[in-house]
Predicted 3D model of a 1558-nucleotide RNA (small-subunit ribosomal RNA) from uncultured gamma proteobacterium HF0770_28K04.
It matches the Rfam family "Bacterial small subunit ribosomal RNA". Gene Ontology terms of the family: ribosome and structural constituent of ribosome.
Its mean pLDDT, the model's own confidence on a scale to 100, is 84.
RNA sequence: AAUAUGAAGAGUUUGAUCCUGGCUCAGAUUGAACGCUGGCGGCAUGCCUAACACAUGCAAGUCGAACGGUAACAGAUAAGAUGAUCUCUUCGGAGUGAAUCUUUGCUGACGAGUGGCGGACGGGUGAGUAAUGCUUGGGAAUCUGCCCAAUAGUGGGGGAAAACUCGGGGAAACCCGGGCUAAUACCGCAUAAUCUCUACGGAGGAAAGAGGGCCUCUACAUGUAAGCUCUCGCUAAUGGAUGAGCCCAAGUCAGAUUAGCUAGUUGGUAAGGUAAUGGCUUACCAAGGCUACGAUCUGUAGCUGGUCUGAGAGGAUGAUCAGCCACACUGGGACUGAGACACGGCCCAGACUCCUACGGGAGGCAGCAGUGGGGAAUAUUGCACAAUGGGCGCAAGCCUGAUGCAGCAAUGCCGCGUGUGUGAAGAAGGCUCUAGGGUUGUAAAGCACUUUCAAUAGAGAAGAAAAGCUUGAAAUUAAUACUUUCAAGCCUUGACGUAAUCUAUACAAGAAGCACCGGCUAAUUCCGUGCCAGCAGCCGCGGUAAUACGGGAGGUGCGAGCGUUAAUCGGAAUUACUGGGCGUAAAGCGAGCGUAGGCUGUUAAUUAAGUCGAAUGUGAAAUCCCCGGGCUCAACCUGGGAACUGCAUUCGAAACUAUUUAACUAGAGUAUGGGAGAGGAAAGUAGAAUUUCCGGUGUAGCGGUGAAAUGCGUAGAUAUCGGAAGGAAUACCAGUGGCGAAGGCGGCUUUCUGGAACAAUACUGACGCUGAGGUUCGAAAGCGUGGGGAGCAAACAGGAUUAGAUACCCUGGUAGUCCACGCCGUAAACGAUGAGAACUAGAUGUUGGGAGGAUUGGCCUCUCAGUGUCGCAGCUAACGCAAUAAGUUCUCCGCCUGGGGAGUACGACCGCAAGGUUGAAACUCAAAGGAAUUGACGGGGACCCGCACAAGCGGUGGAGCAUGUGGUUUAAUUCGAUGCAACGCGAAGAACCUUACCUGCUUUUGACAUCCUUGGAACCCUUCAGAGAUGAAGGGGUGCUUUUAGAACCAAGUGACAGGUGCUGCAUGGCUGUCGUCAGCUCGUGUCGUGAGAUGUUGGGUUAAGUCCCGCAACGAGCGCAACCCCUAUCACUAGUUGCCAGCACGUAAUGGUGGGGACUUUAGUGAGACUGCCGGUGAUAAACCGGAGGAAGGUGGGGACGACGUCAAGUCAUCAUGGCCCUUAUGGGCAGGGCUACACACGUGCUACAAUGGCUAAUACAAAGGGGCGCCAACCCGCGAGGGGGAGCCAAUCCAAUAAAAUUAGUCUCAGUCCGGAUCGAAGUCUGCAACUCGACUUCGUGAAGUUGGAAUCGCUAGUAAUCGCGUAUCAGCAAUGGCGCGGUGAAUACGUUCCCGGGUCUUGUACACACCGCCCGUCACACCAUGGAAGUUGGUUGCACCAGAAGUGAAUAGUUUAACCCUUUGGGGAGGGCGUUCACCACGGUGUGGUCAAUGACUAGGGUGAAGUCGUAACAAGGUAGCCGUACGGGAACGUGCGGCUGGAUCACCUCCUUU
Repeated sequence: AAUAUGAAGAGUUUGAUCCUGGCUCAGAUUGAACGCUGGCGGCAUGCCUAACACAUGCAAGUCGAACGGUAACAGAUAAGAUGAUCUCUUCGGAGUGAAUCUUUGCUGACGAGUGGCGGACGGGUGAGUAAUGCUUGGGAAUCUGCCCAAUAGUGGGGGAAAACUCGGGGAAACCCGGGCUAAUACCGCAUAAUCUCUACGGAGGAAAGAGGGCCUCUACAUGUAAGCUCUCGCUAAUGGAUGAGCCCAAGUCAGAUUAGCUAGUUGGUAAGGUAAUGGCUUACCAAGGCUACGAUCUGUAGCUGGUCUGAGAGGAUGAUCAGCCACACUGGGACUGAGACACGGCCCAGACUCCUACGGGAGGCAGCAGUGGGGAAUAUUGCACAAUGGGCGCAAGCCUGAUGCAGCAAUGCCGCGUGUGUGAAGAAGGCUCUAGGGUUGUAAAGCACUUUCAAUAGAGAAGAAAAGCUUGAAAUUAAUACUUUCAAGCCUUGACGUAAUCUAUACAAGAAGCACCGGCUAAUUCCGUGCCAGCAGCCGCGGUAAUACGGGAGGUGCGAGCGUUAAUCGGAAUUACUGGGCGUAAAGCGAGCGUAGGCUGUUAAUUAAGUCGAAUGUGAAAUCCCCGGGCUCAACCUGGGAACUGCAUUCGAAACUAUUUAACUAGAGUAUGGGAGAGGAAAGUAGAAUUUCCGGUGUAGCGGUGAAAUGCGUAGAUAUCGGAAGGAAUACCAGUGGCGAAGGCGGCUUUCUGGAACAAUACUGACGCUGAGGUUCGAAAGCGUGGGGAGCAAACAGGAUUAGAUACCCUGGUAGUCCACGCCGUAAACGAUGAGAACUAGAUGUUGGGAGGAUUGGCCUCUCAGUGUCGCAGCUAACGCAAUAAGUUCUCCGCCUGGGGAGUACGACCGCAAGGUUGAAACUCAAAGGAAUUGACGGGGACCCGCACAAGCGGUGGAGCAUGUGGUUUAAUUCGAUGCAACGCGAAGAACCUUACCUGCUUUUGACAUCCUUGGAACCCUUCAGAGAUGAAGGGGUGCUUUUAGAACCAAGUGACAGGUGCUGCAUGGCUGUCGUCAGCUCGUGUCGUGAGAUGUUGGGUUAAGUCCCGCAACGAGCGCAACCCCUAUCACUAGUUGCCAGCACGUAAUGGUGGGGACUUUAGUGAGACUGCCGGUGAUAAACCGGAGGAAGGUGGGGACGACGUCAAGUCAUCAUGGCCCUUAUGGGCAGGGCUACACACGUGCUACAAUGGCUAAUACAAAGGGGCGCCAACCCGCGAGGGGGAGCCAAUCCAAUAAAAUUAGUCUCAGUCCGGAUCGAAGUCUGCAACUCGACUUCGUGAAGUUGGAAUCGCUAGUAAUCGCGUAUCAGCAAUGGCGCGGUGAAUACGUUCCCGGGUCUUGUACACACCGCCCGUCACACCAUGGAAGUUGGUUGCACCAGAAGUGAAUAGUUUAACCCUUUGGGGAGGGCGUUCACCACGGUGUGGUCAAUGACUAGGGUGAAGUCGUAACAAGGUAGCCGUACGGGAACGUGCGGCUGGAUCACCUCCUUU
C1' cells in the first nucleotide's frame, strides 16, 4: 500500500426544425479463418466441424528377497572329448593347457507359468445429463489397500492344480483328456480379543513365510542345524490420516401456442438387501405426494474457479491451467477387488471392419504420433527418462507418448532490427501547373561513422539432488556380524545442446509492407471510364470536367505486420435494479365486483424473522490487485500480502418493517332527517304526425330533380273533409343541465328497486386500497325460436348521370329496425388520459344540499358535493395540461420496445354461425412516426386590383388572295423558334449572290491569321479549252525607301497551324422573353421561441403603389414604388436663316419675289408653371377622399425610357464570345445548276371585299414626320400607261420625290352577284439586273371566280382612345411590303357594378404536397423472383400405452448329473456343501398394434413481399370534388359502395352557451 483511479459521441427520416424511434460507425476482445506481405528472438497456444472410421508403432507393468523351474544370454565348477601355443625331451613322448563341443540351475540372471501388488492412478473427450450433476454451507447411518501410532499373535496339519509330460481335436484362435509337482496359491484344526452375533445362557472366529548375519547357549562335534539376531512380510483388533459412499438446505437456461402430473406413486408396519440411511426391494395397510413462488412436457446445455467486456450494476462465455461430474464403438450385465459395474479386463446382443480351409474366429486411438473423411480451419508416425511425478521391487533397477524437451504455424502477447550523422546544384526522373513554378525532397547521390540482429570462428555457467562403493562414528544386538542413520572420500549420471551467454572477423552489407484518403474519419490531385465497368459499414457515388469506380502521383494511419470476414461485450438509458415510458409518437384492459398476492392509520408493550454490529469457521490452488524478487527490459516466472463483495455458526442492538398482546378514532362503515335526479324493472295510459282502408267533395294531373325519367292517376290520383285500423317514436320544456361503473337513459301515471350528495349527533373500531386468474354487465350490426311490421331501409329492381357508374340523385323495396326469450362480446366502447390517497395561486359560470347577513328581492357572503371555462407556478418534443393535472409524492394493477409481414398463420379455448380471445416466424425496408415552421396548393374563407367580366365599338372564325407554321412530298425542300411567352418570329426584304441545303465538277498549309526559306514589284491586257472554278500560252509593266537590306504586295515550298452556320443553350458569358410596371423582396440591432422561425412586413384607415397616417417589442435601413431624364400641352426671355410677313416701301398676271422687320407663326436654347398650394365638407383633430375656385393644364395632366428578390435547367453555341467533344485530300475551300417559292390538307396573322354612311366621274381644300450623291430628280418633249428622252436645282427649314387621302361640292348608278367585288386567265408591254423558265415588280387591253356580313368559339380597345383616311421610312439593283417602324387628318360609344370566367396581391384555414396539384397516392389484373401457410399423402426422428419375446448375468428353486480338502463311519458308504444342467423371477436388443409429437418432402392451392418507365379505374390527402374514420352486415372487376350505431383525429357558414377584455 493493496477488488484502488472511474462514465465522451457521430451519421442517417425533413425544404428546414424539435422530439420519438430504429439502423449504422468509431473501442476492446478471440483456440480464429481468408487476402497481400514477411528479418530475428523469448513466452504461450494449436480439430471449436464427424462422441466419423481407423493402417502402423508405442502409451502398464513389475517382483527370482513368494514358488516349481531353466527356453534364451553370460559366467563358473567339475567331468568327458578334441586339442592350438609354449616348455622339456631319451624325439618315443611328457607337461602346459588357449579355443571348441557335451553334461551340470551351480551362479548372474530369466522366456512361459503359479502367486503377490499395480492395471479403479496417470492420460483423453464433453456424447449424455436441467439434476442420481455442479456451487456454497451443513449433517449422520458408513467403508477405506498401501501409510502412521500403539496392542496381541504368527502354533500345528491337509488336499490339489498350472507349468511340464503323454495322447487327441482344430486352418486358426484355442480346446479336451491321462499323469507328475512347489509356494506368501487353497482348506481345515488349535489359540485369541476392548472383534462379531446373542434368547445374555452362550456361540462364532485368523495367520505365511522370505532374505541377511552370528555361534553366547543345545545337538552332531568339520562347520552347520536347532537357536540367536536384524530386516521385510502375514493375522486379529483399536485409533489416525487419506480417499470414497450417503443425506439435507439454498442457488443453477428457455418455452404456458406445455396446466395438470403421479400406483412403488406418498406415508406406515414387517421382512429382505447394502459398507451404510432409505420404497432401495417385497408383502400388507392407509390415500396420499407435487403444482401458477410454474409441477408435468418440450427444446437447449457438462457445472465451477475463472475468461472477455463494462465506470459500475450487468451482459456474454466455460479453449489452454485447476476442482467436480459423465463417457470410453452402441445397448445390457455382472465378476474380481480396499476401491470398478472397469478407455488399452470379462460375458451377451447389435452395427461396422478384418482373417478364414466357410466349420469358425479377431477388433474397438474421445491415450501419443499418424491416416482417410468432414471442414473456412488446427502441428511430428521426433528425442529422453537427465529433471519432476507415478507403478513394482529390500535395492540395483525396470516400466512410464504422464512429464521434460525438440520440430511445424506471425495463431497470440512481448522485445529487437531493417542503419546513424552530414549533405541544396533544392540534381535527374516522375507527377502537376495559372508555364512563373510547385511537389516527391535531405529524400537520393556524395562524404563520414556504427555493427545490435543475422553470418563465420572460438570460448562457455546453471539445470546434479542423489544412488553406488570405501572408511569412520552412533543406534540395535551376546556381538567388533548384519542392518539403519550420520560424516568424510572415491567413482560416475544431461534428452534439450552445434543451447543461454561472452569474444573475435568483415561488409551498410542480408531484412517493409498493408490498408485508407466524399462525410462519419487523420489524409487530394491528374488521367481513363461515361447509370457502363464498378464501389459501398451507414448516408450514398457512377448518365463526358467523378477528391466516392480503375490506374498514376502525392498524402494519412499502423508497422513484421496490415486489412477483410465471423463472433462477444460496449456505445444501447433501444428491457431502464442502478436507469425508460403509456393524451396526440409504440403503449390504460370497454366497464364493474372480487379471490390469491402486494401495500396499509394512531399509542404502548413483546419477540427478534427481516435489518444493523462484532467474533469464529469456511470461501482449494492458480487468476485479478498491491509491495517486492528473477530472466539485460518486457511478455513471462516467482515470494509475501490484500482480496474473493459469499455462506454458516455464535454473541449483541431494537429505531424501522414484521409477529403477538392491549388500547384509540382522524380512514372505512352503520343508524336518523329533509331534499334532487331521462338511474333500473314491470304494468297501464295520452296526444300530435306518417301510412293504409272506408265514405264524401272534386278534376287532370300528381310526384320528383341541377334538369329529367321510372312511378302513381280518368278503373278518379294529388288536394280536401269525416270515420276506422295499426305500428313506431315522444316536438316545445332542453340547458358544455341531471342520473348511472361503463354501455347508456327523455310523453304521463302507478308499483317494486339500486346508488350518490348534504346536515347533525350516536355507534363499530382499521373492518381499508389495489387486484393476476375468475365472474358479471356491455352501443350498433349479426344469429336462433316465436310474434309484430306504420315509417325508415342493407340486398334487389327500375329511372337518371356518366367514357363507364355494380355509386353519389330519383321511384320502389326485402331482411332488419319493434316485442319476448336465448346467443354474440365487439366499436374512434374516447377525456384516444387505469383505480385509490395526500399536497400545491386565483378568477368566473352552472346543478344539488346546508349555514349566515341584510331583509322580502330575479339580493349578498360562506361552505360541502358535482359539472364547465380562463389562468399562475410547475410539467411537456411541442400542441397543450393546469385542484376534474398531463404539477409534486405514495400504493397496486394493465400495457409498450422500429416500419411492413400481421392482429395474419399454426395450435388452443369460446361461439349455432358470423366470428372473438390468445398470438408468432421466414422474408423485406432505413426508415415508419408525433408536434410545430416556411412555402406551395385547395372544385376552403375574407378583402382588393386589372379591358378580367359586365356595358359598348370594331374585328377574327365563312370567301378570295398575301404571309408564317404544321403535315406531306422531295436529291434538297438548310437551320432555329412550339401554350400564354412559336406561327407577317430570327428574315430592316432567298432570281445569281445571300445559302448554311441537294446534285455534279474541283482543291488540300488551304478563301483568312502568324512564323520560316526561296523567288518576284504589285498590277494590267490578249488568245485558247471548259458550264464555271480552273488550266494552258503570250504580251505589257519594273514601283516606295535611309538602296548590304527593309516595308507593303504576289508566287512557290515546308511544317507548326488555319478552317468548321459540326454537337452540347442540360458545361457557359452576354443578350432577351415571361410572371409584371405586379407591389412586392430583404437586412442590421433588439425582443419572443429549445429550434426551424417569428416580430418588423401583421392590425385600423388610405393609396395607382410596403403610398401615407395611426396603433403596436420593436427601432432603423436597403433593393423596388414615386421623383429626378425625354417628348407633348401654356407662357416668358434670347436668337432670327434657308423659316415668317402685322405694319412701311418697291415690284409682278400671280407668288415674302425685293428692300426691310421680329410683332405673329415657327425654329432651338434657357426659364416659369401644378404643390392637394387655397376654400368647404367627410374622416380619429391624421393620412386621405369628395366638391369648388383660379388656371393652358388638377390631383401620377398625356405619352416614353426606366423592369426589385426571384421563377420557368424559358430562348439563343446559326449575331458575337467561349469550356469540352468531333472532322482535317474533309463535316474545310471554290464553282455551275437546282432547292429554301413544292401542295390533297390543317392552323395562326393579315389585306381586299361582300356595297348606297357606298361605287364611279369631275372639281376644290387642309398635314405631319421622314428621305436624297453609284442619290432625289424639276421644267419641257414622247407614250393611254408603266416608262423613255432630257437635263435645271439640291450634299438640302433653300432643290427634289410631293398631287396628301378621307372630307367638301356637283353629277350618275337604285339593291342587282350589280357601274359591287376584284381573284383567275389570255394578249401586249415597261423597268431593274450577267440573267426575270423554275422564281420579280409594274403598265395597258380583255376576262370577271368566290363572296349578299360569316356556326361553335374567340380577339382588341376606356379618349385624341377605338374606328377610319392617307403619307413617310429602314432593308433594297429590283421586288414578294397587304409586313415592320413612324407620321399626321377625321374622330366616337360605354363602364350599373364586382355575382360569375381569367390573371395577380394581402390575411386566414386545411394538407398525407416540398420535383411543391402537371403533387401525392389506393386496390384488382398481367409478368419475374423470394420466403411462408394449407394440402390427398410420402419419408424419417422421438416418445406414451398394450402385448409378444427374452441373450448374457444375478437371485431363487432343484426329483437330472457330478463332486479333492470338512464331519460320521462298520472303510462299503453316508452327510454337509459345491459344480454342471434344468426351471422360475428380473431384464437389453428385437417384434406387433395403436396414439402423441417434431422435421423433411408433396400434384395443386392461398395470401404476402420485392421489382425505372405494363393494364383498369381514381378510393385517400384540400370541403380530395358524396367529409373522413371505427365496429358490423350485405353487395360489387378493383380500389370500394350502401345500411345501422358511434367518433372528430371534419372544412365552411350561421345560431346557442360559456369564457376573456372594454